The prediction has a mean pLDDT of 82. This is a predicted structure of a 1455-nucleotide RNA (small-subunit ribosomal RNA) from an uncultured Sphingobacteriales bacterium. It matches the Rfam family "Bacterial small subunit ribosomal RNA".
RNA sequence: GCUCAGGAUGAACGCUAGCGGCAGGCCUAAUACAUGCAAGACGAACGGCAAGAAUUGUAGCAAUAUGAUUCCUAGAGUGUCGUAAGGGUGCGUAACACGUAUGCAAUCUGCCCUGUACAGGGGAAUAGCUCGGGGAAACUCGAAUUAACACCCCAUAAGAUCAUAGAAUGGCAUCAUUUAGUGAUUAAAACUGAGGUGGUACAGGAUGAGCAUGCGCAUGAUUAGCUAGUUGGCGGGGUAACGGCCCACCAAGGCGAUGAUCAUUAGGGGAACUGAGAGGUUGAUCCCCCACACUGGCACUGAGAUACGGGCCAGACUCCUACGGGAGGCAGCAGUAGGGAAUAUUGGACAAUGGGUGCGAGCCUGAUCCAGCCAUGCCGCGUGCAGGAAGAAGGCCUUCUGGGUUGUAAACUGCUUUUGCCAGGGGAUAAAAAGCCCUUGCGAGGGAAAUUGAAGGUACCUGGUGAAUAAGCCACGGCUAACUACGUGCCAGCAGCCGCGGUAAUACGUAGGUGGCAAGCGUUGUCCGGAUUUAUUGGGUUUAAAGGGUGCGUAGGCGGUCAUGUAAGUCAGCGGUGAAAUCCGGCAGCUCAACUGUCGAUGUGCCAUUGAUACUGCAUGACUUGAGUACUGAUGAGGUAGGCGGAAUUGACGGUGUAGCGGUGAAAUGCGUAGAUAUGCGGAGGAACACCGAUGGCGAAGGCAAUCCCCUGGACCUGUACUGACGCUCAUGCACGAAAGCGUGGGGAGCGAACCGGAUUAGAUACCCCGGGUAGUCCACGCCGUAAACGAUGGAUACUAGCUGUUGGGGGUAUCGACCCCCCCAGUAGCGAAGCUAACGCGUUAAGUAUCCCGCCUGUGGAGUACGGUCGCAAGACUAAAACAUAAAGGAAUUGACGGGGGCCCGCACAAGCGGUGGAGCAUGUGGUUUAAUUCGACGCAACGCGCAAAACCUUACCUGGGUUAAAUCCGCCGGAAGCUGGCUGAAAGGCUGGUGUGCCCUUCGGGGAAUCGGUGAGAAGGUGCUGCAUGGCUGUCGUCAGCUCGUGUCGUGAGAUGUUGGGUUAAGUCCCGCAACGAGCGCAACCCCUAUCGUCAGUUGCCAACAUUAAGGUGGGAACUCUGGCGAGACUGCCGGUCUAAACCGGAGGAAGGUGGGGACGACGUCAAGUCAUCAUGGCCCUUACGCCCAGGGCUACACACGUGCUACAAUGGUGCCUACAAAGUGUUGCCAGUCAGCGAUGACGAGCCAAUCACAAAAAGGGCAUCUCAGUUCGGAUUGCAGGCUGCAACUCGCCUGCAUGAAGUUGGAAUCGCUAGUAAUCGUAUAUCAGCAAUGAUACGGUGAAUACGUUCCCGGACCUUGUACACACCGCCCGUCAAGCCAUGGAAGUCGGGAGGACCUGAAGCCAGUUGCUGUGAGGCGCUGUUUAGGGUAAAACCGAUGACUGGGGC
Repeated sequence: GCUCAGGAUGAACGCUAGCGGCAGGCCUAAUACAUGCAAGACGAACGGCAAGAAUUGUAGCAAUAUGAUUCCUAGAGUGUCGUAAGGGUGCGUAACACGUAUGCAAUCUGCCCUGUACAGGGGAAUAGCUCGGGGAAACUCGAAUUAACACCCCAUAAGAUCAUAGAAUGGCAUCAUUUAGUGAUUAAAACUGAGGUGGUACAGGAUGAGCAUGCGCAUGAUUAGCUAGUUGGCGGGGUAACGGCCCACCAAGGCGAUGAUCAUUAGGGGAACUGAGAGGUUGAUCCCCCACACUGGCACUGAGAUACGGGCCAGACUCCUACGGGAGGCAGCAGUAGGGAAUAUUGGACAAUGGGUGCGAGCCUGAUCCAGCCAUGCCGCGUGCAGGAAGAAGGCCUUCUGGGUUGUAAACUGCUUUUGCCAGGGGAUAAAAAGCCCUUGCGAGGGAAAUUGAAGGUACCUGGUGAAUAAGCCACGGCUAACUACGUGCCAGCAGCCGCGGUAAUACGUAGGUGGCAAGCGUUGUCCGGAUUUAUUGGGUUUAAAGGGUGCGUAGGCGGUCAUGUAAGUCAGCGGUGAAAUCCGGCAGCUCAACUGUCGAUGUGCCAUUGAUACUGCAUGACUUGAGUACUGAUGAGGUAGGCGGAAUUGACGGUGUAGCGGUGAAAUGCGUAGAUAUGCGGAGGAACACCGAUGGCGAAGGCAAUCCCCUGGACCUGUACUGACGCUCAUGCACGAAAGCGUGGGGAGCGAACCGGAUUAGAUACCCCGGGUAGUCCACGCCGUAAACGAUGGAUACUAGCUGUUGGGGGUAUCGACCCCCCCAGUAGCGAAGCUAACGCGUUAAGUAUCCCGCCUGUGGAGUACGGUCGCAAGACUAAAACAUAAAGGAAUUGACGGGGGCCCGCACAAGCGGUGGAGCAUGUGGUUUAAUUCGACGCAACGCGCAAAACCUUACCUGGGUUAAAUCCGCCGGAAGCUGGCUGAAAGGCUGGUGUGCCCUUCGGGGAAUCGGUGAGAAGGUGCUGCAUGGCUGUCGUCAGCUCGUGUCGUGAGAUGUUGGGUUAAGUCCCGCAACGAGCGCAACCCCUAUCGUCAGUUGCCAACAUUAAGGUGGGAACUCUGGCGAGACUGCCGGUCUAAACCGGAGGAAGGUGGGGACGACGUCAAGUCAUCAUGGCCCUUACGCCCAGGGCUACACACGUGCUACAAUGGUGCCUACAAAGUGUUGCCAGUCAGCGAUGACGAGCCAAUCACAAAAAGGGCAUCUCAGUUCGGAUUGCAGGCUGCAACUCGCCUGCAUGAAGUUGGAAUCGCUAGUAAUCGUAUAUCAGCAAUGAUACGGUGAAUACGUUCCCGGACCUUGUACACACCGCCCGUCAAGCCAUGGAAGUCGGGAGGACCUGAAGCCAGUUGCUGUGAGGCGCUGUUUAGGGUAAAACCGAUGACUGGGGC
């Protein structure tokens, strides 16, 4: 950094739904609206009057017609009041719009209240009505006539208004108030029920309104400049009133980095949600203010409007029309269409509250009060309560017929009736009166009689009925409460984050169970919280993101000591205000609660006033310590400019000189007989300055180095004098600023991008290396302005232990002087206390403790990129995003592993040797191929003579064919004991069918039973089928390597460390010493076995010295020796010498053996998902007339080829022939077989002995002696093949071994490469055994015989141990990971253009209306009409800028 758990909502969606109360309900299209209603009232202002009623007159027989009076008065009209309130909406508005606090000496105010004073006289019209005309309509024109509380004139008139001069008082500059004068102007209306009501003028109050001001109130600088009525003045006009509000003139101002202007967004507040708070977000409902009323403009009337249901004009839209012309405005209440995820009835009543009007009754009122719809929210209630274990059935799970769980849950018994349904009561009471009467100074109080209910079939109360009418939703891997089974098999799906799913899923789906909430529950959206991840409270900046490259310095911020004054900040008291509602506390009313009433508290703010004066500010005065100046001293690669020096490189001239030079890891390119390289003399040119030189010096940084000189900056030290806070920091700004690069002109020795060659390499368009070489490097002038410009550490000041160097200066002591020693100031280094830090580390040169100022940071990638702007000649620099993607990226440290890092050590690891493999033939195993099958497993070391210590059948698991439901155990039924023995068929297995033969126990003699066999049924077996990546067991390997750990303690925030490291030593973590460690365990060693020496005991089958005997230890005898096998001894660095602190090492003596004597068994913690489901066992899955079982035959033995392991050889250290000597360890009765005979032989026949220290296998071979062969494909070598035999076995064709004769292949010592071995070892020679009928054995395991060479040593190869180091690895280098390219998807930049939008300016045109003018017309007059002008909505034209969408193609980016 991401995410979750909480709270909230005008919500919506999914599933579900019993009731009531109180609230809320178009957030979107300020889109368009059919229909109805929402503002009228007054006859007690007026003229008049339809209809009706009553009385009455006239005409008439009557019906009826026509008059008069009275009552009641509809509709229309004049007049008055209202329509500016109430109700709706949030478009616009970033503004004195709103909030708060003030001011108006710059104002108005209908109705209402109080007070004072009045109301005399006159006149002319006009609507209506009537008549006539036009028109479709809306409407309109003309004539005549008429009234008023409509209009006009005259009179009266002020304390009103105006003019004017004086005085007093007060204030805030213009002024205000009071006072006594003068002059001028201005008013009225009546009605009546006789009680009153109304009118005019003035003054005051109340209410409402207007104006001005301080403060508060959104984002963007990739919007930095804006402004001509603009800013101010004088004078006018206008207004209720101030004012550039408007006009003429004058001046040139005004605003802006404390963000103007511009753009985008937005009604503001009380308050609401959240939060511990500070804050953050919001502005629905209720209250206050503002704005708007189809869009834009304008005025009239009026107390009040620039007027939602008034007017005029323009525009868009809709409707009517006779086409000439007209009408309209739901953002009032309902309602409709549309939009949308989404928001209600074309309801009732004026009964209450309130409003308008009226004297009043009353009328009007979609304000309001009510009802309807909606789980939209909050609150409350219910869906029963008690008992009840056979722990029922069913479901689910299970170790499985046993258990667990659902679960007192159900059934069942008893009880209750909220709610529901039915019925009755409740038309009562309350709200509540108004009006009338009385009292009262005002609030107010009292009294009498009557009337009025939409809600309402109400609330509420009572009775009846009957558990009856009422539970769902989500979750259950962790966070986060709650687990099992089945299905699925990276599929289907889940998911807020981490993540789950690839055959045993507590994460998917279903079920059972469980958890949570509950008439709701989940999901989605949004806001706050957690998040101290924007940090005022409350963060950071060496390495995690982050100090500007450096300095100077403006604004700004901050600022030393003392005193006085002031009181702006600050603190305290008090006053006003901070509306109500809300929040909080108390009490109260609805049965409770929600809800509501009442009282209180709060309201952190603003204003006024009175005090305080420590601190800050301001003003004044002073001070010297901060800062600075002058003088003194000495240091330095500090800077600029100009001279000058030597060494070296290179090239040129000529001299000497001859064949190579040069270069490299090795070479080549290159130079050279046209004379190089080398060598010596003189000369040319450019660049850089060896030694001194340093952990050193100077500078603000970049940076600065031969030497001399001119000019010049700064720091430092000592001591005095002076100024008197003059200081610190620093946004914008200015200056400096390595290297590379750019421009112009020079210069060019060496070096040297690009480029060309040569090498390297699989390639090498590269690195490293070599030969050349252009820009450049150098100089002058001008740009650029960036670096890992780093101490990755901004500047200043103060404080906080020390120690040791070094540079510059000063002082002290001592001295003749110098050195040494001590101290101080200023730098520069190393270590380190406290403290700090995530750690590493920093530590008076802080990253410690504090203060001040500036810069910068807020996950990673995209990206320091795009666009815009500024700068630049260009390269490019500075400023600087977003979409999108992602759950991490990053720091420090830890443990491992790794390194073609280091140190140290070991091992047949190398080296030194000996013998092999790799070449040949054969044997054997494997791969591959083939096949019906060539069964399966093992694959680097650690698979490949391995499983297999024996594949002809069997084994055998494979293939082909034939067959079978059978074999073990248990149970049920049937039959017979069992057993023995035939025939047929068949390849066999098997099938079919015979014969013989009965036992034991009980018995009622019918039979029954036990055991066993056969048949049958059920359940079940069986599987070398899969998974060694589900497992046990066993095994291999690192490795017989010396390691692996634990307890306590200590250290560390922690992972961890220490111990186990270090110095020695050892085969060894073996031992010693040291040590914050002390101990312990598994390993090492020892204990065990074999072997080497001796003693003792025991002498048969072994032995034989002495004695006897013999062919012979064959026999008598012996027990000495050998041998056998029991028990012991022995070796322990024990002794001596040397080295050493010790451990130990070296040497020696003695000894059979000497330093673990030789060999074996024994294998730590662990690693390799190492091997094995085919030894065995086993979970899960799969097959069940088959993937089980039986049988015959075949296969595992195939064969272009490749590899591993071996045997035999290639010969003379040999082959062959003859003679001859010496072992050990084993094995043997289905056996070993002496001996004799037969056979060339394998072997056969006969046959003694031996169950073994007795007999046999059994001959040991190499060796020794003699002879022969004489270097050749041989007398080497023996493959292959032919013939003839032998043995085993049911059976040797595929496919055994052995023998004889014949045949006589390759091969003459083996390329690259590679293996074993350090002593009784290698090499070489034979012997035995297991398996086994036999044998493919040259294999394996043992045994002895003969018997070497070499090791300087640890540089290198391989493996290992320890310490250390680096790491971006942890599946751990067989790791990780970068970029292009290919395919797909996503967002985005550029782009010829195209389309659209809003705003501003310019020009043209210009309605209505106000204002101004007016010579025209008209009126008795006030005035009106017409015309003209200014202004202006709208329309048009042209240009420029801005924003958005889209665009062939194209650029990079992400997955």